[in-house]
Molecule: transfer RNA
Organism: Dehalococcoidia bacterium
RNA sequence: GGCCCCGUAGCUCAGGGGUAAGAGCGCGUGUCUUAUAAACACGUGGUCGGUGGUUCAAAUCCACCCGGGGCCACCC
Numbered sequence: 001g002g003c004c005c006c007g008u009a010g011c012u013c014a015g016g017g018g019u020a021a022g023a024g025c026g027c028g029u030g031u032c033u034u035a036u037a038a039a040c041a042c043g044u045g046g047u048c049g050g051u052g053g054u055u056c057a058a059a060u061c062c063a064c065c066c067g068g069g070g071c072c073a074c075c076c
Stems, first nucleotide, its partner, number of pairs: 001072007010025004018056001026044006049065005
C1' cells in the first nucleotide's frame, strides 16, 4: 500500500429500511434471612464510532474519515 471483517447500554452480543432499539450479565430498591449470598419482584439503562449523501422514512443502504482485528504484497 491492497483486500476482508468488526464498532449498538458499564461488559458480552442480537437486531441488516417502517410505529416508541432489545437480550443476558451488571447496577439500584424491595421481599426472604439473625446477617450475607442465592432466588423472586420491580426499576435503571443508548443522541447505534464521526461527517456527508440516498430515501416519505436509516442502527440498517452508499461515500469518506476515525478506531480495532485478519490476510496478502512491498521494503530489507